[in-house]
A computed fold for a 71-nucleotide RNA from a bacterium, annotated as transfer RNA.

RNA sequence: GGGCCUGUGGUUCAGUGGCAGAACACGGCAUUCGCAUUGCCGGGACGGCAGUUCGAUUCUGCCCAGGUCCA
Numbered sequence: 001g002g003g004c005c006u007g008u009g010g011u012u013c014a015g016u017g018g019c020a021g022a023a024c025a026c027g028g029c030a031u032u033c034g035c036a037u038u039g040c041c042g043g044g045a046c047g048g049c050a051g052u053u054c055g056a057u058u059c060u061g062c063c064c065a066g067g068u069c070c071a
Stems, first nucleotide, its partner, number of pairs: 001070007010024004018054001026042005047063005
């Protein structure tokens, strides 16, 4: 330098064009003499910029980051 793959809450992952979800973690309440457990409630995310589309996490291009292969 080039090919391919990946990028979604703090972490690990779902989500094949129309509402962004789960588990754990975090905060509050209840339970307890207290802690833990358990139950209920809550906050928090689509790597960036453009394009296509009525509508993009999803499709396309470039860039960024990580992985892998070739040179």

Overview:
Rfam family: tRNA. About the family: Transfer RNA (tRNA) molecules are approximately 80 nucleotides in length. Gene Ontology term of the family: triplet codon-amino acid adaptor activity. The prediction has a mean pLDDT of 85.